[in-house]
RNA sequence: GUUUUAAAGAGUUUGAUCAUAGCUCAGGAUGAACGCUAGCGGUGCGCCUAACACAUGCAAGUCGAACGGAACUAUCUAUGACACAGAUUUUACAAGUCACACACAAAGAACCAAAGCUUCUCAAAGCCCAACUUCCCCAAGUGAACUUGCCGAAUGUGUGUCAUAGGUAGUUGAGUGGCAGACGGGUGAGUAACGAGUUUGUACCUACUCCGAAGUGAGGGAUACCCUAUCGAAAGUUAGGUUAAUACCGCAUAGUCCCGCAAGGGUAAAGCCGCAAGGCGCUUCGGAAGGGGCAUGCUUUCUAUCAGCUAGUUGGUGAGGUAAUGGCUCACCAAGGCAAUGACGGAUAGCUGGAUUGAGAGAUCGACCAGCCACAAUGGAACUGAGACACGGUCCAUACUCCUACGGGAGGCAGCAGUGAGGAAUCUUCCACAAUGGGCGAAAGCCUGAUGGAGCGACACCGCGUGAAGGAUGAAGCCUUUAUUGGUGUAAACUUCUUUUCUGUGGGAAGAUAAUGACGGUACCACAGGAAUAAGGGGCGGCAAACUAUGUGCCAGCAGCCGCGGUAAUACAUAGGCCCCAAGCGUUAUCCGGAAUUACUGGGCGUAAAGAGUUCGUAGGCGGAGAAACAAGUCAGAUGUGAAAGAUACGGGCUCAACCCGUUAUUAGCAUCCGAAACUGUUUCCCUAGAAUUAGGGAGAGGUAAGCAGAACUGUAUGAGUAGGGGUGCAAUCCGUUGAUACAUACAAGAAUACCAAAAGCGAAGGCAGCUUACUGGAACUAUAUUGACGCUGAGGAACGAAAGCGUGGGGAGCGAAAAGGAUUAGAUACCCUUGUAGUCCACGCCCUAAACGAUGGAUGCUAAGUGUCGGGGUAACCCGGUGCUUUAAGCUAACGCAUUAAGCAUCCCGCCUGAGAAGUACGGUCGCAAGAUUAAAACUCAAAUGAAUAGACGGGGACCCACACAAGCAGUGGAUCAUGUUGUUUAAUUCGACAAUAAACGAGAAACCUCACCCAGGCUUGACAUCGAAGGAAUCCCCCAGAAACGGGGGAGUACCCGCAAGGGACCCGAAGACAGGUGCUGCAUGGUUGUCGUCAGCUCGUGCCUUGAGGUGUUCGGUUAAGUCCGUUAACGAGCGCAACCCAUGUCGUUAGUUAUUAUGUCUAACGAGACUGCCUGAGUUAAUCAGGAGGAAGGUGUGGAUGACGUCAAAUCAGCAUGGCCCUUAUGCCUGGGGCUACAAACAUGAUACAAUGGUCGGUACAAUGUGCAGCAAUAUCGCAAGAUGGAGCCAAUCACCAAAGCCGAUCUCAGUCCAGAUUGGAGUCUGCAACUCGACUCCAUGAAGUUGGAAUUGCUAGUAAUCGUGAAUCAGCUAUGUCACGGUGAAUCCGUUCCUGGGUCUUGUACUCACCGCCCGUCAAAGCAUGGGAGGUGGUUCUACUGGAAGCCCCCGAAGUAAUAUUGGGGUCCAUGGUAAAAUCACUGACUGGGCUUAAGUCGUAACAAGGUAUCCGUACGAGAACGUGCGGAUGGACUAUCUCCAUU
Repeated sequence: GUUUUAAAGAGUUUGAUCAUAGCUCAGGAUGAACGCUAGCGGUGCGCCUAACACAUGCAAGUCGAACGGAACUAUCUAUGACACAGAUUUUACAAGUCACACACAAAGAACCAAAGCUUCUCAAAGCCCAACUUCCCCAAGUGAACUUGCCGAAUGUGUGUCAUAGGUAGUUGAGUGGCAGACGGGUGAGUAACGAGUUUGUACCUACUCCGAAGUGAGGGAUACCCUAUCGAAAGUUAGGUUAAUACCGCAUAGUCCCGCAAGGGUAAAGCCGCAAGGCGCUUCGGAAGGGGCAUGCUUUCUAUCAGCUAGUUGGUGAGGUAAUGGCUCACCAAGGCAAUGACGGAUAGCUGGAUUGAGAGAUCGACCAGCCACAAUGGAACUGAGACACGGUCCAUACUCCUACGGGAGGCAGCAGUGAGGAAUCUUCCACAAUGGGCGAAAGCCUGAUGGAGCGACACCGCGUGAAGGAUGAAGCCUUUAUUGGUGUAAACUUCUUUUCUGUGGGAAGAUAAUGACGGUACCACAGGAAUAAGGGGCGGCAAACUAUGUGCCAGCAGCCGCGGUAAUACAUAGGCCCCAAGCGUUAUCCGGAAUUACUGGGCGUAAAGAGUUCGUAGGCGGAGAAACAAGUCAGAUGUGAAAGAUACGGGCUCAACCCGUUAUUAGCAUCCGAAACUGUUUCCCUAGAAUUAGGGAGAGGUAAGCAGAACUGUAUGAGUAGGGGUGCAAUCCGUUGAUACAUACAAGAAUACCAAAAGCGAAGGCAGCUUACUGGAACUAUAUUGACGCUGAGGAACGAAAGCGUGGGGAGCGAAAAGGAUUAGAUACCCUUGUAGUCCACGCCCUAAACGAUGGAUGCUAAGUGUCGGGGUAACCCGGUGCUUUAAGCUAACGCAUUAAGCAUCCCGCCUGAGAAGUACGGUCGCAAGAUUAAAACUCAAAUGAAUAGACGGGGACCCACACAAGCAGUGGAUCAUGUUGUUUAAUUCGACAAUAAACGAGAAACCUCACCCAGGCUUGACAUCGAAGGAAUCCCCCAGAAACGGGGGAGUACCCGCAAGGGACCCGAAGACAGGUGCUGCAUGGUUGUCGUCAGCUCGUGCCUUGAGGUGUUCGGUUAAGUCCGUUAACGAGCGCAACCCAUGUCGUUAGUUAUUAUGUCUAACGAGACUGCCUGAGUUAAUCAGGAGGAAGGUGUGGAUGACGUCAAAUCAGCAUGGCCCUUAUGCCUGGGGCUACAAACAUGAUACAAUGGUCGGUACAAUGUGCAGCAAUAUCGCAAGAUGGAGCCAAUCACCAAAGCCGAUCUCAGUCCAGAUUGGAGUCUGCAACUCGACUCCAUGAAGUUGGAAUUGCUAGUAAUCGUGAAUCAGCUAUGUCACGGUGAAUCCGUUCCUGGGUCUUGUACUCACCGCCCGUCAAAGCAUGGGAGGUGGUUCUACUGGAAGCCCCCGAAGUAAUAUUGGGGUCCAUGGUAAAAUCACUGACUGGGCUUAAGUCGUAACAAGGUAUCCGUACGAGAACGUGCGGAUGGACUAUCUCCAUU
C1' cells in the first nucleotide's frame, strides 16, 4: 500500500433521576438425558457412572522347501492266499413265443404347489388337494411244440480282493527347530513429570528390508517325540532305553572385523529345494532407510490458612554396571544443592494436534480421528529376545472366583460380541476375509472380532416428502358479538392435474487388473397402480413474535427475572383464534458469549467496595544531559522446522447437501545465518539543571532532663460570726447549733498553666502551650565553593504510634467508669442531683488500636487570576518557602464538588477493591501477662444493598405572615328535667345508610294507615307497570253474597266518540301462548351525576426561551406592599391560563319617570332607569413607585355592608336507598296485592337542642310599635256560645285592597330570697280538633298533681356591630302532628381587641431526613415458636502420608562346597538388595457425636423505643466497666450535627 474479515442490547433498587453494583434474559454448542410426537434416505456417532465382577464363543499364528517320525489317501513293484469270469461237452430246470381252453376289473397307500377355508399371539399352524412320480398286494391253465438262459461235473486261460515288503505323490495331530506372539486392538487408573509440546544435541542400539565386499571346509556328542515302567482324582511328574536336524559344541580358515601406541593376539558359518540351469538360506564386515534409547533450553492447573527443604543429598577421584552418558551403583574426599522469579507439602489432572465459543484478545474442554505416554485383577521381580521387565508369556505375594477324591490345582474381557451390577444414560453373543493392511511361508495357502460391511438408537448433521392449480351459496360445525355481525377461511366440499414418496413386477451395476463380491438381487433404471402411506411440539403480561371468551376467587395454580391470582385474570385451567419452529418441538444439565462483572486489548479507590496510622529502609521496579564502543532486548531479510487430519480459498466426486477427494495459501513459536543501531540495556569518557555537602544571620507550643513561679480548687488550724447552706424545671438525698455556708489569716498537697492566642507556629504521623537553664533533631531563606546522578518508590523488615487498658512501685487536689442514695417515670439498671472506687499524674515495662480524616499514598514536571497571613531575602517593584480564602480560567467529576496545597494534564513505584448479609466472624498460624491485635474463609439467605442530586411530606428545626387561633370580653355547653338523633341491648321485626375534624334535630322540609324498604298472616304468577299480540268487548256506573281485606261469585244500567262509501281501523277494557316485565337485592373498591372537606386558603399551571447528563429548575425567588401570586421595583426570563379582584343579587343616599290596592296632599312606599366612591383631592411617609397614615368633602372611605360565586387537586371521603348505569344474583319469588304489627322497645352511654334554677325576675291589670311571608279542598274578620282548646256562622279576599298578626317594651299592683306566688317534669281526671281509623302511637285545652334543679368537675363552644345576647313572627313539609328542629323576618341592643410569647389551623422561604400507602412514617435488639445451613465438642470410624524397628516370598547379582556334564544346565549352604505384611509413635484429610455457640429465614406473638428531624440526652469511632433488651456511662477523637452568628476571614458598595 492493497485485499479480506467485523463488535447491537434488554428487564430489575427510586415517587421520579443520574451513577455504582449485582442478579436475570435474548445467541451458539453438546458423546447428552427426560416429556410429548414421529414418514423416508444418506453420512457420522453411541458406558461421560464401577481401572466393578464376569457365563459362553471367537480375537496369533505359521513354516513338512529345517528335523525325526506317525496316520490317512492315491499309485507302482514283488510274493502269497482267496474269489470270480470266459471257452469246449452234457443233463435237469427256468423264462419267452405259439396253439387250445378259462377268466375279464381295476383297487389302495405315501409324498404333495398355488389358491381357498379355519384358527390366530400376525410369527405361523391346521384342513383340503390336481398333474407328475413311485411302491406294494391280489387273481389265474394245458402242451414229448420252438427259441434262449442256466445248476452241476471235467480241461486250460484271465480278472478281482486281501496280506507282507519296498518306492513315489498329497494332506497332517503331537514334538524338536525357525520366525512372529514387543505389531495390530483396548482403557485413562496412575502421573504436575524431561510425562507431553517444541528446539537442539549424541556417548549408543537396530530383527525383517535394500546396497556393497568376503566366506559357507571337515567333525562330534546329546535331547524331545517315541518305547517300557512309577506317582497322582486331576493338573501334571519321575526313572530307564532308542533317535534326527537350519537344535547344541569343539577344530580349520579369514579380513576393509575386535583389542592394542605398536609388535602381536582373538573371533564365524547350516543347510534345504531342483533332473539341470539355478534358487532360497547361513556366517563376517561396511553402508542406507525406517525405528528406538539417552541428554537438553523454553512452555505446561490451583493453593502461602504449605516457608523452609535435602544426606546419594550437591560436586570431585576411582571402580562397577549398561547398547550407551550419568550418583545409575559403590569406596573415598569436600560440604555442598534448592527456595519468595514460590523450593518442600497438599488438591486436581493423561499431554498434544485440535474442539466449542468469541470481532479479537481470551475463556472452557481434550468424546470421535491422528501423534506421544502410561496401564493390563492389586503389588513386586526377572527370563527369553534385535526389541518386553511383555493385555490373550513365566515366577512370587495379596484379594476374589471356580474345580477337587481335601492331598492339591485352575483363572484374569481397560480385545469383539454378550451378561450382571451401578446409573438420568449409551447397541448385535451378526456376515466376510471380496477389498485395504498385518504375521508366517519359495509358493499355493493358512490365520486375522485389525478391517470391510450389515443390524439397533431422531443421538447429531444434511436432504426429501406429507400434494398442486382452480374453487364464495364466503356451506356446516365451533368460537365470538354492540345480537347487526366478525373469525376459522380458498381453508373444506367440489373440479382438473401430478406421482417425489409408497405398493407390485421386471431389469440390474461400479467397487476387480485374468480369476475371486461379505455387502446384495443392494444402489440405480423401467413399467403398472392410486391422493393414495405420512404433523406435531412449544408459546401468546413485559423482556419477546403472537388475544379473546368461560371457569376459579391470595384457593387451585404459574414463574427464567420483574412478578400474576383476594369476583370483570390478555400472567392459573379450558376453548377458539393467533405466533414460532417443524420430523421434530420443548425442558433439564454443562461450556463460551453478552460480562469493560478480574479490565493485556479494556475498570477503578474524596462521599458508591477500595490509600496501609506514620516514617526509615532491603530486594525489586523506574530513572537527568553530551559522546563513543558493543549488539542482550528491538527491527528487517534468508534457511530449517512447525506430522497427517482439521480450519481458509479454489476446484472435483456421490442427482443436491451433509460427506469424501485434489490443489493452493496461511500460521504463532523455536533454532541457525547475515544485517541495522534511533530507543532500552552493558562498558568507557565527560557535564551540572536532580541530589548532597559548606558558610551566614534569623523563626518556631519540635524533643529530652532539671529547677522555679503565680492564680484557682480542696483540706487542716485559728479568729470572728449565726442559721441556714447546697442543689434543681420543681425537689430531695447531703452538710450544718458537736457552729456549717459566707469572711479573714496561716499552712499543706496535687494537678493544670487564664490573658497573650490567631485562619498563627513546629513536627513524619500520633501530637506539642507558665518561666529559666542544659543537651538535641529538622525545615526555610541568602551566598560562595565542592562532589558529580550519588536519585524516586519500596514487597518482606525495622522504628514511632491519641485515648482506654495491663504489670511493678509511688502519688492522689480536682474530675470521675463501677457502686450507693435522691428525684423523674407506667417502669428508669438512663438523662438531672448528692456522694464516690479504679483511673486520670510520675518512673520503668507492655499493649498497637481510633471518624489514627483532607475519609484524598509518595515523588517529579506542566496548566488562570485576585486577596490575607507566617518565615527569609530585597532600597523598592518584587522573589523563595509555608499556611488560608474567593470564582469569572481551562479541565475533570455520577453529582456534590476539586481547581498551582488538584479530585486537572502526564510519567514512575507501592498499597487496596470486585453485589448485600453471614463477617472483619469461624478454623488454622503469628504476636500479647491478659484484654485482644493481625492474617482471613465457607455453607446458607436475598434481588437487591449503596452514592449524589430532585420534587414532596414531615420535624418536640429556623425566619416571616394570616385567621374569633390565642389573648381581652359577652353568652354558653359539660351538672338537672324534657325533646330529638346515635350507640348498645332487646325483639318476629325493632328496614337501610351516615362514624375524627368532614356521623349523631344528618338522608327525613312531617313514620297512626299510606309512606315502607322490616316482621307475621292471607293471596297472585306474562304479573301492580311498558311494548308486541290471535280472539272478544265501548268505557263506565250501581247493587247483592262470602271474606279481616286483597281476591272471588252473581245481578242490573249503558252502548257513545273520531276516520272511512263499506269492510275495517284508531282510542279504551279484557285477554290464550310467549318474547319479556319487575327487584329500596349485592358491589360507591367497576361508574356517571351530585355533595362534603382542606378553604374564599392564595394558590395551581402552561407556551416559548434559558440552566441541568437527568429527574427537574427558572418564571412563581428577592426588596417593599396588600384581604389577595394585590400591586410596584429588581430580575434569564418574556408572556399567558385557571383562581383573587371586578362583572351579578340584596341593602344604605340622591335624582328622573311612572304608579294602585298605599296617600286628604307632600313625604314615606312600590317599580323602572340613572347619579354616586375612584385613594379622585390635601398633608406627610415611602425608591418622585406600589402603597400606607391623617384630613377635607360626603348618605356612604379605602373590598361600604351582606350574599351568590369554591382554582389544580386531596381523602379508593359520602351516596347503586333521589336519579342514571356496567357486572353479578332472584324469576309460583329477593317480584306484586292485602290486613295487622314494627321503624315510637329501654339497665346504660354519647351528641344537638328546649326549659329553668329566679327580683335586670314571676304573677295580675292596662297600654304601644314590626318585617318577611302565606292563603280557594284556602286564610277567615265582626258577632254568638264555651273557663279554654274550640264550635256555630261566613263579611271580605285569588290579595300593597281581606285575613293570618306580634313579643320583649312602657305604666301601675303584688310577691321579698324561700325549693318559694321560682321551675315546670311526671301522673290522675275531663274534653276539643284532624282523620276510614288517635290502643300500640297525634296535637291542643281545662282542673288537679308539683320530680330534679339554688348557675354546674375535668374539659369545651360561639361571637368583633346593628354583631353577641335577648324578644317574638312567618314559611316549607303538612288531613293532623311529635317543630323545642330547619330556613327566613323584624324588635330591643352591648362589652372587648394591649398584642402575636403560647395552643389550633393555614400560607411563603429556608434547613435536616434512613420518610414517599409520605411521622398514624420508618425502624433496633432480647425473649417465645418453627425450619435451614454452620462453628465448638468427651469422643468414635475410615482414608492418606512420614519416621523407627521387625520381617523377608520370588528374583537378579555375589561367595563357598560337593556331585555331575563333551560343555552348559542341575543340585547343597550362605550373603547384599527387596514386595505385600507386623509393631510403635506421629501428622493430615474426611464422616459421625450427647450437649452447646452464634447466624439466617418465617402477613398479622411478648417487652420496650436505641437510630432516622436538634428523633426529643446530637450521632458515630476506639477502648473500659455495667445492664432484661435495644443500650447506658467514663476517657480521648471525628463532623459524616441541627440552631445561632460572639470572634475571624473573604467578596461587593